[in-house]
Molecule: transfer RNA
Organism: Clostridia bacterium
RNA sequence: GUGGGUGUAGUUCAGGGGUUAGAGCGUCGGAUUGUGGUUCCGAAUGUCGUGGGUUCAAAUCCCACUACCCACC
Numbered sequence: 001g002u003g004g005g006u007g008u009a010g011u012u013c014a015g016g017g018g019u020u021a022g023a024g025c026g027u028c029g030g031a032u033u034g035u036g037g038u039u040c041c042g043a044a045u046g047u048c049g050u051g052g053g054u055u056c057a058a059a060u061c062c063c064a065c066u067a068c069c070c071a072c073c
Stems, first nucleotide, its partner, number of pairs: 001072007010025004018056001027043005049065005
């Protein structure tokens, strides 16, 4: 340089046009326990990588950019 992939909560990921963007793990509070762990209940947490476009409506479709990964050169 060329082609492809990934970017969503602290973390791992789901969600492939229409409610209020969710789950596991983690964190915090409570219950249980002599303490801790396990279990149960509750809570907090997202400019959906950035900018633009399409659409009544975009995390989702299109374009550019950007970071990382893979292959080729």